[in-house]
């Protein structure tokens, strides 16, 4: 440095669910909780993959070529704890 991680020390992340807060909503963020994790540290401008659709497009309601609803794509939004990559990294072991 490069492997591998069996029950070892010493700590560490925190699903669901509940609460408070932000979002349009998917989610964030804080506090409570523990389902997991040896990278459940980082990276969404490495690829793919989900998720949401405010906003835009069409169509369609309806009509007053209008408002309003409704439905299809649609990330400029998000998810690192869906995967594979990149970076950084604590102990142990060969």
């Nucleotide at each position: 440095g490069g492997g591998c991680g069996u029950c070892a020390a010493g700590g560490g992340c925190a699903a669901a669910c509940c609460c408070a807060u932000u979002g349009a909503a998917a989610g964030g963020u804080g506090g409570g909780g523990a389902c997991g994790c040896a990278a459940a540290g980082c990276u969404a401008c490495a690829g793919g993959g989900u998720c949401u659709a405010a906003g835009g497009u069409g169509c369609u309601u309806g009509u007053g070529u209008g408002a309003u609803g409704g439905c299809a794509c649609u990330a400029c939004g998000a998810c690192a704890g869906c995967c594979u990559g990149g970076c950084u990294g604590c102990c142990g072991c060969g």
Description
Predicted 3D model of a 94-nucleotide RNA (c-di-GMP-I riboswitch aptamer) from a Clostridia bacterium. The coordinates come from a structure-prediction model, not an experiment, and the mean pLDDT is 86.